Record summary
Transfer RNA from a Patescibacteria group bacterium, 76 nucleotides, folded computationally. It matches the Rfam family "tRNA". Rfam classes the family as a transfer RNA. RNAcentral records the identical sequence in 3 taxa. The RNAcentral record of the sequence draws on ENA and MGnify. The organism belongs to Bacteria candidate phyla, within Bacteria. The prediction has a mean pLDDT of 80.
[in-house]
RNA sequence: GGGCGAUUAGCUCAAUUGGCAGAGCGUUUGGUUUACAUCCAAAAGGUUGGGGGUUCGAGACCCUCAUCGCCCACCA
Repeated sequence: GGGCGAUUAGCUCAAUUGGCAGAGCGUUUGGUUUACAUCCAAAAGGUUGGGGGUUCGAGACCCUCAUCGCCCACCA
C1' cells in the first nucleotide's frame, strides 16, 4: 500500500427485504429467608464508533474518517 471482517446498554450479542432499538448476564429496588445464596417481580441504563448523503422513514443502503482483528504485497 491492497483486500476482507468487526464497531449497538457496564459485558456478550440479536434486530427478516429499510418501518416501535431488544435479549441474556450484570446493576438497583421490592418480595421470599433469622441471614446469605437461589428463586419471583419491577426499574434504571442507548448520540447503534465520528461526520456527511439517499429516503416519508436508516442500526441496516452510499461516501468519508477512526479503532480493532485476519490475509496479501512491498521495504528493511